[in-house]
RNA sequence: AGUUAAUAAUUAAUUGACCUUCAUAUAUGUUUGGGAAUAUGGCCCAGAUGUCUCUACCUGAACACCUUAAAUGUUCAGUCUAUGAAGGUAGAGGUCUGCAUG
Numbered sequence: 001a002g003u004u005a006a007u008a009a010u011u012a013a014u015u016g017a018c019c020u021u022c023a024u025a026u027a028u029g030u031u032u033g034g035g036a037a038u039a040u041g042g043c044c045c046a047g048a049u050g051u052c053u054c055u056a057c058c059u060g061a062a063c064a065c066c067u068u069a070a071a072u073g074u075u076c077a078g079u080c081u082a083u084g085a086a087g088g089u090a091g092a093g094g095u096c097u098g099c100a101u102g
Base pairs, nucleotide, nucleotide: 001015002014003013004012005011006010017089018088019087020086021085022084023083024082025081026056029049030048031047032046033045034044035043041066042065050057058078059077060076061075062074063073064072
């Protein structure tokens, strides 16, 4: 200083920095418009939706697909953010004890 509870005043309890883990949310998902690349490529910008929710909505790998066109797909790995819980580590002050030095 905040939160919660009761109260007439006031009182009581509790929290505060950092880290880890777990839980909930969301599936880092879905979708609209505009633009861009083209097998050495497969993106960019803006909006909507999804959460008792702020924020985010991407990255990489492997495989596939597209015979040069406008459109990507599957699988795997990896977070951030909000809230809650548990555990841990700091910082400040005080007291006691031990050791070292003077």

Predicted 3D model of a 102-nucleotide RNA (Purine riboswitch aptamer) from Gracilibacillus ureilyticus. NCBI's taxonomy places the organism under Bacteria, Bacilli, Caryophanales, Bacillaceae, Gracilibacillus. Its Rfam family is "Purine riboswitch aptamer". Rfam describes the family as follows. Riboswitches are metabolite binding domains within certain messenger RNAs that serve as precision sensors for their corresponding targets. Its Rfam clan is "Purine riboswitches". The prediction has a mean pLDDT of 76.